[in-house]
RNA sequence: UUGACGCGUGCGAGAGAGAAUCCGCCUCGAGCGGAUCGCCGAAGGGGCAAGCGGUCUCCGACCGGAGGCGGCCGCCAAUCUCUCAGGCAAAAGGAUCGUGCGCCGACA
Numbered sequence: 001u002u003g004a005c006g007c008g009u010g011c012g013a014g015a016g017a018g019a020a021u022c023c024g025c026c027u028c029g030a031g032c033g034g035a036u037c038g039c040c041g042a043a044g045g046g047g048c049a050a051g052c053g054g055u056c057u058c059c060g061a062c063c064g065g066a067g068g069c070g071g072c073c074g075c076c077a078a079u080c081u082c083u084c085a086g087g088c089a090a091a092a093g094g095a096u097c098g099u100g101c102g103c104c105g106a107c108a
Base pairs, nucleotide, nucleotide: 003107006103007102008101009100010099011098012097013096018037020036021035022034023033024032025031038088039087040086044084045082046081047080051075052074053073054072055071056067057066058065059064
């Protein structure tokens, strides 16, 4: 100096599932509020495997080392799962991918 990773942001692509029913308001709309049933998973959020560590035995002051490992505890992934939240015409949103810019920074 900036390459990787990461974060932010612009642009492009981007799935799924009721324009549900009833009541009220109203600008009489595909809007707003409440209730009821049916669904979706790709904002966000929760849960879990292998594995690792501890608990156990010995050496040992600690660190550490060797061994053991059924149970318990902790850490621990997702496009899996839950459906809290969110969503179920369009719009908006949308994990993720591509790309430009900014930041960070040799871990490239």
A computed fold for a 108-nucleotide RNA from a Chloroflexota bacterium, annotated as Glycine riboswitch aptamer. The organism belongs to Chloroflexota, within Bacteria. The prediction has a mean pLDDT of 81.